[in-house]
Bacterial RNase P class A from a Gammaproteobacteria bacterium, 360 nucleotides, folded computationally.
The gene name in the source record is rnpB.
Formats: sequence, C1' cells, structure tokens
RNA sequence: GGAGUCGGCCAGGCAGUCGCUCGGCGUUAAGCCGGGAGGAAAGUCCGGGCUCCAGCGUGACAGGGCGCCAGGUAACGCCUGGGGGGCGCGAGCCCACGGAAAGUGCCACAGAAAAUAUACCGCCGGCUGCGGCCGGUAAGGGUGAAAUGGUGCGGUAAGAGCGCACCGCGCGGGUGGUAACACACCGCGGCACGGCAAACCCCGCCCGGAGCAAGACCAAAUAGGGGAGCGAUGCGGGCCACCGCCCGUGUACCGGCGUCCGCCCGGGCUCCCGGGUAGGUCGCACGAGGCUGCCGGUGACGGCGGUCCCAGAUGAAUGAUUGCCCUCGACAGAACCCGGCUUAUCGGCCGACUCCCUUC
Repeated sequence: GGAGUCGGCCAGGCAGUCGCUCGGCGUUAAGCCGGGAGGAAAGUCCGGGCUCCAGCGUGACAGGGCGCCAGGUAACGCCUGGGGGGCGCGAGCCCACGGAAAGUGCCACAGAAAAUAUACCGCCGGCUGCGGCCGGUAAGGGUGAAAUGGUGCGGUAAGAGCGCACCGCGCGGGUGGUAACACACCGCGGCACGGCAAACCCCGCCCGGAGCAAGACCAAAUAGGGGAGCGAUGCGGGCCACCGCCCGUGUACCGGCGUCCGCCCGGGCUCCCGGGUAGGUCGCACGAGGCUGCCGGUGACGGCGGUCCCAGAUGAAUGAUUGCCCUCGACAGAACCCGGCUUAUCGGCCGACUCCCUUC
C1' cells in the first nucleotide's frame, strides 16, 4: 500500500419566527417555564410482567413447541463459553447437532439391482451343434444424488473379510474433562445388512385459556326491574272554651272530571334501591429503568456505590418556514410495558485481528 474478518457507535448541525401536544405555575383567563419517537418505534415470530376467566394436588389424553454439553437470565426457541461436523490459506463463518441393529413409509430418471435383495458387460470353470447354454464371482467396467467399508499382502480356476496387517466401524474397559466429547491406550467382534425422522413415529423436556377494545372505579337523560309512601272519612276515647291534634278500630286501590253519591278515562304521582348505556377517571409510564465508578467472572452476566427522571395521546401531538454551514442527509414514526429474534436502512467514524506485496 492492497484485500478481508469481527465488534461497537452516529443517524445532518446551529439560530430566528409561527404552530401542535403533555406537565407545572398562574384565577378556570392572558401568559410564562419545562418535556416531546427509533435503532429499528416495523413484522407480531418467541419469552415474560400485568389483568380477567377456569382450575387450584399433580398426573394423564389431545394438540403444539423444543432437541450436543455447561453456564447466564424473571424467562426463552435468546445470549455466552465449549464439543462435534462442514467451508475458508487465515482472521473467521455456517449447522433443527437425540433415535434408522421398535415399527410403518418413501427414494424421480438411469440402472441387473434402491434394500425379505440382485447380476448388464466383464472375469473364471464346464458343455457345445461355435450362435450360445449352465454354474461360480462381485475384484474390473457401466448407471445413479446414493450400490453392501478402504489400502496392501496372502489365497484362488477366477474371486471374495475367505485369512492376515494397517486404517475405518461397533461393543466393553482405562485415562483426561463438571459434561458434551477426546485419545497412534487396552481387549473383543470380520463388520452386525445404503439414505431420508424440517416423513409418520419413538425417547426426553416445556406449555391452562384469552388478551389493555385486558380489566377496575364514578356515573346522567330516556326506557325497563324491585320496594315504600301519597287520599277521604264513620264510630269510640284522650287533651280541650272552639278550631284543631293524638290513640284505637272499620270501609273504599290511586289519579282525572265532579259538592258527596255517581259517571268516565287512564294505570298515575313522589321518593328510595340495584343493574346497564352515553360520558368521565384509572390502568398509563419509577421501570427485570438509563448513565457512571469499583469489584467478581475467559465471557454472557452479576454484586456494591453514586447520579438522573427521560413522550403518554384517544380524532389521537412531535410540524411549517427563514437564514448560515457541511461530507447534502437512508430506512422509517410510539399507543400497556419489558427481554430477544428477524427484516428495512444514504453515508461515515472507532477498536481488535487476518492474508498478500513492498521498503528498512
């Protein structure tokens, strides 16, 4: 100097004017002061908090999810560290990574055969009428994404784990490691029969349901539900001069017209209680919170101390315009909250590291 890997950060800036919304002060007014989107606010894919319902002891059925090991966390399908496999010269990246010697199923085309097996060419032996036929073989060729361990020696008619050595595989043990697992440690077994479980399935673990339009409180008008009362007097008694009041008892349901009787129409009037609607308040922003220092840990993370308050609407605010500057500015905007994952994103900065070339 070039190429690349990983991690973190910023997301046009400043000023003026006019607005919007929330909070505080002010008298409820005028007004003043202060706060006002994001790293993803998004997709709603996981995990929780919170609320209501069900159950209240777990377990089982059904359904769904997860799946190497250890740790972190409130929890997770997330994160960290490690193991194994694959890719890359490397920094590093990727992996649903339990079980196919429980069962069932599938494996296009090609090929003899795709899994209770089997033989197209070839090789070898025998027969032969020389065209072939029968038998052996799975070393060689061919097909295919995939063909019954690999290399070598022996062996044989030719061959073959048929025998042996090494490698691979399986089982048992040993050693190291918390474990996954590893080992050019030991022994046994000729090998125990291809692949697919993001096919059914088996094994292990986890999961009650619905969601802030959850839910709680206050509470009109009208309608409807429940309850109580509303009137006129007769008789007797008491207080008493009278009016009138009180007690006991009897009759007629109440209201309107009307002097009582009577007639007619209707199911009234007042108050109380409780449920619900409109409307309002809460939930609703102090929280598994942000920043920072020290300590523990390889790390995710944890502990202690200090410090800060940082949108909260319900037709739903965060905008418009002017000036200056620069590298000319992407994706996109809260709606109960939090932890993740995924997706979108103009440019730029910082740190750690790898490979190549050159110079000293």